[in-house]
Description:
Model confidence (mean pLDDT): 85 of 100. Small-subunit ribosomal RNA from an uncultured bacterium, 1517 nucleotides, folded computationally. The sequence is in RNAcentral, with records from ENA. It matches the Rfam family "Bacterial small subunit ribosomal RNA".

RNA sequence: AGAGUUUGAUCCUGGCUCAGGUUGAACGCUGGCGGCAUGCUUAACACAUGCAAGUCGAACGGUAACAGGCCGCUGUGAUUCCUUCGGGAUGAACUUGGCGCUGACGAGUGGCGGACGGGUGAGUAACGCGUAGGAAUCUGCCCAGUAGUGGGGGACAACUUGGGGAAACCCAAGCUAAUACCGCAUACGCCCUAAGGGGGAAAGCGGGGAUCUUCGGACCUCGCGCUAUUGGAUGAGCCUGCGUCGGAUUAGCUAGUUGGUAGGGUAAUGGCCUACCAAGGCGACGAUCCGUAGCUGGUCUGAGAGGAUGAUCAGCCACACUGGGACUGAGACACGGCCCAGACUCCUACGGGAGGCAGCAGUGGGGAAUAUUGGACAAUGGGGGAAACCCUGAUCCAGCAAUGCCGCGUGUGUGAAGAAGGCCUGCGGGUUGUAAAGCACUUUCAAUUGGGAAGAAAAGCAGGCGGUUAAUACCCGUCUGUCUUGACGUUACCUUUACAAGAAGCACCGGCUAACUCCGUGCCAGCAGCCGCGGUAAUACGGAGGGGGCAAGCGUUGUUCGGAAUUACUGGGCGUAAAGGGCGCGUAGGCGACCUGAUUAGUCAGGCGUGAAAUCCCAUGGCUUAACUAUGGAAUUGCGCUUGAUACUGUCAGGCUUGAGUACAGGAGAGGAGAGUGGAAUUCCUAGUGUAGCGGUGAAAUGCGCAGAUAUUAGGAGGAACACCAGUGGCGAAGGCGACUCUCUGGCCUGAUACUGACGCUGAGGCGCGAAAGCGUGGGGAGCGAACGGGAUUAGAUACCCCGGUAGUCCACGCUGUAAACGAUGGGUACUAGGUGUAGGGGGUUAUGAAACCUUCUGUGCCGAAGCUAACGCAUUAAGUACCCCGCCUGGGGAGUACGAUCGCAAGAUUGAAACUCAAAGGAAUUGACGGGGGCCCGCACAAGCGGUGGAGCAUGUGGUUUAAUUCGACGCAACGCGAAGAACCUUACCAGGGUUUGACAUGUACUUGCUAUCCUGUGAAAGCAGGAGUUUCUUCGGAACGAGUACACAGGUGCUGCAUGGCUGUCGUCAGCUCGUGUCGUGAGAUGUUGGGUUAAGUCCCGCAACGAGCGCAACCCUCACCCUUAGUUGCCAGCGGAUAAUGCCGGGGACUCUAAGGGAACUGCCCCGGUAACGGGGAGGAAGGUGGGGAUGACGUCAAGUCCUCAUGGCCUUUAUGUCCUGGGCUACACACGUGUUACAAUGGGUGGUACAAAGGGAAGCAAUACCGUGAGGUGGAGCCAAUCUCAAAAAGCCAUCCUUAGUUCGGAUUGAAGUCUGCAACUCGACUUCAUGAAACUGGAAUCGCUAGUAAUCAUGGAUCAGCACGCCAUGGUGAAUACGUUCCCGGGCCUUGUACACACCGCCCGUCACACCACGAAAGUUGGUUGUACUAGAAGUGGCUGAGCUAACCCUUCGGGGGGGCAGGUCACUAAGGUAUGGCUAGCGAUUGGGGUGAAGUCGUAACAAGGUAACC
Repeated sequence: AGAGUUUGAUCCUGGCUCAGGUUGAACGCUGGCGGCAUGCUUAACACAUGCAAGUCGAACGGUAACAGGCCGCUGUGAUUCCUUCGGGAUGAACUUGGCGCUGACGAGUGGCGGACGGGUGAGUAACGCGUAGGAAUCUGCCCAGUAGUGGGGGACAACUUGGGGAAACCCAAGCUAAUACCGCAUACGCCCUAAGGGGGAAAGCGGGGAUCUUCGGACCUCGCGCUAUUGGAUGAGCCUGCGUCGGAUUAGCUAGUUGGUAGGGUAAUGGCCUACCAAGGCGACGAUCCGUAGCUGGUCUGAGAGGAUGAUCAGCCACACUGGGACUGAGACACGGCCCAGACUCCUACGGGAGGCAGCAGUGGGGAAUAUUGGACAAUGGGGGAAACCCUGAUCCAGCAAUGCCGCGUGUGUGAAGAAGGCCUGCGGGUUGUAAAGCACUUUCAAUUGGGAAGAAAAGCAGGCGGUUAAUACCCGUCUGUCUUGACGUUACCUUUACAAGAAGCACCGGCUAACUCCGUGCCAGCAGCCGCGGUAAUACGGAGGGGGCAAGCGUUGUUCGGAAUUACUGGGCGUAAAGGGCGCGUAGGCGACCUGAUUAGUCAGGCGUGAAAUCCCAUGGCUUAACUAUGGAAUUGCGCUUGAUACUGUCAGGCUUGAGUACAGGAGAGGAGAGUGGAAUUCCUAGUGUAGCGGUGAAAUGCGCAGAUAUUAGGAGGAACACCAGUGGCGAAGGCGACUCUCUGGCCUGAUACUGACGCUGAGGCGCGAAAGCGUGGGGAGCGAACGGGAUUAGAUACCCCGGUAGUCCACGCUGUAAACGAUGGGUACUAGGUGUAGGGGGUUAUGAAACCUUCUGUGCCGAAGCUAACGCAUUAAGUACCCCGCCUGGGGAGUACGAUCGCAAGAUUGAAACUCAAAGGAAUUGACGGGGGCCCGCACAAGCGGUGGAGCAUGUGGUUUAAUUCGACGCAACGCGAAGAACCUUACCAGGGUUUGACAUGUACUUGCUAUCCUGUGAAAGCAGGAGUUUCUUCGGAACGAGUACACAGGUGCUGCAUGGCUGUCGUCAGCUCGUGUCGUGAGAUGUUGGGUUAAGUCCCGCAACGAGCGCAACCCUCACCCUUAGUUGCCAGCGGAUAAUGCCGGGGACUCUAAGGGAACUGCCCCGGUAACGGGGAGGAAGGUGGGGAUGACGUCAAGUCCUCAUGGCCUUUAUGUCCUGGGCUACACACGUGUUACAAUGGGUGGUACAAAGGGAAGCAAUACCGUGAGGUGGAGCCAAUCUCAAAAAGCCAUCCUUAGUUCGGAUUGAAGUCUGCAACUCGACUUCAUGAAACUGGAAUCGCUAGUAAUCAUGGAUCAGCACGCCAUGGUGAAUACGUUCCCGGGCCUUGUACACACCGCCCGUCACACCACGAAAGUUGGUUGUACUAGAAGUGGCUGAGCUAACCCUUCGGGGGGGCAGGUCACUAAGGUAUGGCUAGCGAUUGGGGUGAAGUCGUAACAAGGUAACC
């Protein structure tokens, strides 16, 4: 950085798709180790269990538990002593009671902390967050300063007693302490103030101690604490500027609403609240409403600008089952506090209670999906404490998971017999592959043995020094020593031992995109990101071998950015691809001429502040490296403050005239509105003339007309439109405007001067105008004419054509508001070569004048340079170069549809989606093909002629049918007398039956065997089977050759695929075309050449030309026929000479002629005339032949997947005791029928009979066969001659001469049938040909239609040949006789060239539209129905707070006459506010819904044929 995909190809537009990165991922297959990270994105769903916030005895009363001590004592009673031996004393230990005495401490009072830490993202579009500022505030613990800490009082828990309750817990009475509570004193500073004054504090506890003591303590001192206050720090509250998603199919919102005054309230400002007053405030720069969403640092991506995102980490906010509320406090309206309401769960004795994992684990549920009910406070941090210490699911660790990133390993070297195996193969080999094995070596990691850091700093204790103090106590600081503290942890790391030992997969291999073969499958199974693969040779499916790619991972799916300049700020467009509003006026807004001055808002520069940390980047360092991490730097593009600059923009002030406008003079015009007038024409009416038709069409008919039409003359009526002039002429903003006159009126152009002094341009909304059709009301109505009627056409014809005809078209007034409203081109300004028309003005030159020429302004056309454009094209009237403003576009379809809204009487208009579906849709140009497009030209293409086919019989081929089989192929021309130049057997491929299996045929190997040939017998339909006879050639006697048998390789196949192929062939077409090189043009496909003007049979030739040349075709060269010459002269010939015969080249001879067959000549538009530049054409002469002389051979590039696998060859597939092979018989020959090709006819231009003449070209040895004889004949007998210019087939026939027949189913015609024969052949039954006799069918010239032929042709006549035993009406060849016609190219068919249109390219046998029918999908409407959310009104009123009340209750303070009172407080009551709830009525939104509507999609359904060509009626709006 690009690539694939629209086309036959091209360029462009444009969408879709891919390659990259990313991830809190999931899924599939696989899985060795370690490090570092990360891990409920879904149900803010519900939660069992455990833990997550306590601590302080140095505040207090105390002592339930533990330990110690002391005291007492019940019991047991060791030991020791005494003993009268009964016992006594002592009393350890155990047990038990007491003492708070010590260590400590349950519960309680009190203090501090539970507002931090931890979780989650529901709500929130907001001062919530971010950033930068601000003033009217509070702030526990902490720091610094100042001043204090005096003296009293009264209670309440715990506890005890009694009571209630299932429980939770509660009630009453009594006792008591404090750092709990309350006064008094004091008050610098503090607060209030009317400036006089007034008000307000405190608490002690612990250590040590000279002195005193009533032994309680006092006092001194230190530490901690407390009170008041000032300042700081930290934290918090409040206000403001700017920034912060989508929807206008949400346009108006607002009543405490906006402001003021006063008061209340708060820590504090403020409608924060209340009363009164005013009527404001917000909104197109998007208010309100709806939807969605925590925000940020950052993260991912990107070159950047951007886009997407907001897990982990960090900052802020919000929330804690849902809703409401306050209390306490420095701080909360409080996650593990309280009260109330609600839902849910649990307990219950039914009375009543308890609970809140969005803390850490864990469970259920949801889900594609996310971990352990772990260890420790060792470290870091937090709370409490003087401290030790306690608590800490914060945290640090461990566990699980390849979830991610990073690192390592799964060995290394050598090793060719290139092993075996696999795969492929052209069978030679190649490849896997140095890969393996083998040999040598190493041991990371894992395993095993032993060792072993760092994370630990402290605190405590002892000592030294310093501070404090009266003090060497205490306490604090510091130094030294000592002692102890690790969850991780079997740590990291090092080391021992042993073995290559334990460790590789995944997806891919048609193109994009690196990587190819075989087998299987056969539009099946399947693949697929896009294009697309698969219908028998699949590099695309599945498997295998091999290969390329990544690697402990790999692939798939999802997300997001990129590529995508495909929303374009950077960085796009709008004539035809999507896209200019139908046109104007004009509001807001945007933009705006010249000069001067001021200002400094924008702008630019410097400085300062901020922009948290982390992240990113750079440098360096730490883990062996890396990931990771530490330190420093850079960056943070922003905002604010400040200083400066002043060109430009803005603002303010002053001026100017060129932009714009006004006045004056002249000018053109279908510009608009109204009123009037005119003539031509159509129609109608009246009258006249006049008679049978008129009218209409492709042709007709309907229609009109004898009741007098059409035609014609005169008069009249009425409506509409204005011929000629008339012109890419004029006017208008557009729509649009066309007879003439008048009135009113808008705009424009030109000229010269004066004036105003930027007054300008554009223009969202808005307002107005706006063709035709349509609508409303009232007129009018000649012609035309939707609808409708009739007639035609047609398969149909609801059309095109014809005859009628209503709305409408016209007028007035009102509505509609759209058009392919188009130049498919918005408006304005400036600039940028020209040429040539035309319209309206001005100026000038010349001229008598008409006029001409030059120049200038304005309009309107054409051509064209530069430039632009994908191309076409545009080009001073831009689509060029620039600036300003507006509108619009973002793939095709769905769809300008649905819903909603606005407008409208309606029709409808404006605005305007989505689901779903496709990989295209599209523009311009190119080459073809095609056209019921055009031009030119050719051809037996038509026409002009001649003869046929189509009708009949027969032959032959085909279809169909039949059959055991009727073998197969060929199917428009270009299959059908074709393959087949010849099916009785054979052929033969088909059928039936009978045999056979290395085979009927080929090669090879191994073994056995034989002597071969051949003959005979049996059986049989034959093949075959069985049996017998027989004994060769060479030999070195081994064998060779030949044959047979067995086994194996293989043979064989007319089995399939002509759509796998070669070869061959047909066809367009013997048509004149088809291409290339170089050059040139074009972005390109391509074009040019090859087109044009002529000419030709011809791309034949000439001329011209950005082309110049060349090739394959054409022509010529070849063969043949026609003329002549030369040569040659047998088997051919015979003129002259001779001979012979009845006659004959029969003989001698001859080369003259014919002929034969070899070589030459001849024809070239060469000559003459005419036309033409030429090519060439027309005519003529001569000539056997004249303009390619006739004919043949010869077939360009290509087309038809044309034909042939059954000629041959051949890939693949199939078959192998059969789909091979042999044999007999049958079939290919069938027969209601249809078609093609022929033949014979239908007769007199004929038929029969008789006579008679003239060919050419061929064939002949398993052959042709003469003369002769026999037979009516086919033929037979016989055999001369001939391997052929010798002999033979062989008679040519039509013709000619003569004669008969006389128009009839015949003396035409010969089918069919009967009988008898001949020939071939092993054999003529199925199934041959011919002969004779007899029989004597149809057919009397053939409908629609259709074929051949242009001269030695058609027609007609016969002859020969191939095949072949035999079989020819076919085929091929040969000669005889021998015409007619062609004006011409309008038409039919085919072809060539040029051009044009195209939506075709499988190319018109193309493409393609709509209804209907069927299936599926999404959507709309719909009686309704079920939810959610929200507004309004009313009701309701828990807890709580505030107000009022408070006759009930009440310790501290004050007064007191001691009774009490005051002050303050509480319960209770009540009022206000208020959550849930309720009622009513609206809005919005979602789901479902019988039925219904259109839409989309779907290889082979139905009906038509609307569009694309002039698409057959031009298309379209």